The RNA shown here (Glycine riboswitch aptamer) has 96 nucleotides and comes from uncultured Erythrobacter sp.
It was read from a public genome assembly, where an Rfam model found it.
Its mean pLDDT, the model's own confidence on a scale to 100, is 76.
Lineage of the source: Bacteria > Alphaproteobacteria > Sphingomonadales > Erythrobacteraceae > Erythrobacter.
It matches the Rfam family "Glycine riboswitch aptamer". About the family: This family represents the bacterial glycine riboswitch.

RNA sequence: GCGUCUUUCGCGGGAGAGAUUGAUCCUAUCACAGGGAUUGGCGCCGAAGGAGCAACCGCCCCGGAAACUCUCAGGCAAAUGGACCGCGAACAGGCA
Numbered sequence: 001g002c003g004u005c006u007u008u009c010g011c012g013g014g015a016g017a018g019a020u021u022g023a024u025c026c027u028a029u030c031a032c033a034g035g036g037a038u039u040g041g042c043g044c045c046g047a048a049g050g051a052g053c054a055a056c057c058g059c060c061c062c063g064g065a066a067a068c069u070c071u072c073a074g075g076c077a078a079a080u081g082g083a084c085c086g087c088g089a090a091c092a093g094g095c096a
Stems, first nucleotide, its partner, number of pairs: 001095002007090007018042001020041008043076003049072001050070003056064003
């Protein structure tokens, strides 16, 4: 100096599933309606995380392994979050 398959940061895109039900509390109201939180029940979702099997891969003893599966966690109006994708920047290893 180049530069990514690793990592980090910024921006943009980003699905699914009950705005369910009981109780308690807070807020609001003249009161009702409404909104929010916690907790219990039933019903669901898979794309934070986690776990399982395994195609496959490797340095083949063993290890790495999914968008598949499970649903512990998380989620089921909006918001938040969100695997993954694109762009930009910084930087290991590497190359000159």